The RNA shown here (c-di-AMP riboswitch aptamer (ydaO/yuaA leader)) has 139 nucleotides and comes from Actinomadura kijaniata.
RNA sequence: CGCCGAAUCCCCUGGUGGGGAGCCGGGGACCCCGCAUCGCGUUCCCUGGGGUGAAUCGGCGCACAUUCUCCGUGCGCCGUAGGGCUCCUCCUGGCCCGAACCCGUCAGCUAACCCGGUAGGCGACGGAGGAGAGGAGAA
Numbered sequence: 001c002g003c004c005g006a007a008u009c010c011c012c013u014g015g016u017g018g019g020g021a022g023c024c025g026g027g028g029a030c031c032c033c034g035c036a037u038c039g040c041g042u043u044c045c046c047u048g049g050g051g052u053g054a055a056u057c058g059g060c061g062c063a064c065a066u067u068c069u070c071c072g073u074g075c076g077c078c079g080u081a082g083g084g085c086u087c088c089u090c091c092u093g094g095c096c097c098g099a100a101c102c103c104g105u106c107a108g109c110u111a112a113c114c115c116g117g118u119a120g121g122c123g124a125c126g127g128a129g130g131a132g133a134g135g136a137g138a139a
Stems, first nucleotide, its partner, number of pairs: 001123004008021005022118006032108001048106001049103004057079008082097005088132005
């Protein structure tokens, strides 16, 4: 100087800590959606639900589990919804990510209202191209 991210700034305190602004997340009406009831079709008797986040979904293989199969779980590989970087912006090109964690049987949306977070991690001292903007210097 720059990047991911809400995660920055200000004030008080000797300090622990506290307060505020901004940003971020959750809960929470009417209405709507959903559920319930009724009718039709298919399959099964196995498998709670929800939140933050871009991080979803699929195929193949192995293992676990299983009476067999299915469902499910874990690992690996290949893709993928989606997301990020490229030091003013956009386009092109290029390079990456596609995790992790939390709630605890419970929550759709949701005005008022209520409750929280404000971490952590990383890169560089040179450069991919084009267009535009802006700034500086000189005359």
Its mean pLDDT, the model's own confidence on a scale to 100, is 83. The sequence is in RNAcentral, with records from Rfam.